[in-house]
Molecule: transfer RNA
Organism: Herpetosiphon geysericola
RNA sequence: GCGGGCGUAGCUCAGUUGGAUAGAGCAUCGGUCUUCUAAACCGACGGUCGUGGGUUCGAGUCCCGCCGUCCGUG
Numbered sequence: 001g002c003g004g005g006c007g008u009a010g011c012u013c014a015g016u017u018g019g020a021u022a023g024a025g026c027a028u029c030g031g032u033c034u035u036c037u038a039a040a041c042c043g044a045c046g047g048u049c050g051u052g053g054g055u056u057c058g059a060g061u062c063c064c065g066c067c068g069u070c071c072g073u074g
Stems, first nucleotide, its partner, number of pairs: 001073007010026004019057001028044005050066005
């Protein structure tokens, strides 16, 4: 250089035909319980879906460029 995969919450990931307010677990914080801590249970917080464009009534999802990362290859 060429080909391909991946990028969604602090972390690990789901979201599969383009359509409801973008979700789960863990973490964090608060509460219940406990002599205290842990565990368990309840609740809350947390996202410009890598970035910039395009298509569409509608994009996390489709198309193009770029960035990052991983794999293969001359």